[in-house]
Molecule: Bacterial small signal recognition particle RNA
Organism: Planctomycetota bacterium
RNA sequence: GUCCGGUCCUCGCGACGGGUCAGGGUCGAACCGGGUCAGGCCAGGAAUGGAGCAGCCCUAAGAUCAUCGACGCGUGUGUGAGUGACCGGGCCCU
Repeated sequence: GUCCGGUCCUCGCGACGGGUCAGGGUCGAACCGGGUCAGGCCAGGAAUGGAGCAGCCCUAAGAUCAUCGACGCGUGUGUGAGUGACCGGGCCCU
């Protein structure tokens, strides 16, 4: 000097794992959400009206389910490149 291998660094691509957000489904409020309000209560001579518990329905905070999308994370993992540094081996030259 050259070739090969290895380690570290940087970059790209890909799987894997976690997280956040969005969308969808399900659940989800004794009272301090809404609607409808049996019973009972109140007003009324009555008709009726009023407030309104339980129940039911809708949903909030939230929980959960799976899929897809976006964002980023990883003492990591696979692969390629950079020739940047170091190490080892072979060959050649001095």